[in-house]
Predicted 3D model of an 89-nucleotide RNA (Glycine riboswitch aptamer) from a Methylocystaceae bacterium.
Model confidence (mean pLDDT): 80 of 100.
This record gives sequence, structure tokens and C1' cells, in this order.
RNA sequence: UUGUCUUGUGGGAGAGAUCGGGAUUCAUCCCGGCGCCGAAGGAGCAACCGCCCCGGAAACUCUCAGGCAUCAAGGACCGCAAGACUUUC
Repeated sequence: UUGUCUUGUGGGAGAGAUCGGGAUUCAUCCCGGCGCCGAAGGAGCAACCGCCCCGGAAACUCUCAGGCAUCAAGGACCGCAAGACUUUC
């Protein structure tokens, strides 16, 4: 000095508190249906890349999963710090 990973920390969107039933301490919860969201995960196509047989590939696409009042949790990605490994000089 470059990159990867882990941990901590800060930021972090979208979409019905819709319909029916039940419970209810009236805050809300459970089951089913329809309607939606994409930024955990998963899958698909592909620009492109490679060691070119075949592989690797997205924030695109699909929604299996997950999610759709507030709060909480989760959350791709970004910033900062520490540690491990590593590139280059």
C1' cells in the first nucleotide's frame, strides 16, 4: 500500500393495521383467503471473465423461503475501528 474474511459499531428501503373466523387483559395474537414487496437466503437468464471440456458470474428476473401499522427483530449495501490472511512497492 491492495484485496478478502471475522467481530464490534453507525446509517440502511420497499410493500393491506385488507377480508372472514376465533381468542382477547382491547395493546394485540392465531388460522385461512385475496392483494402486494425485494435488499437475508434460494433459483433463473445474461453482459462479461477465465484455466475456454466446462466453469465463475448482478443491485436484472422469479418470489420457494422471508417480509407488508408503530415498536422490536431481520436487512443487501456503505462508512469507521480492531484482528487474521494476503497483493504491490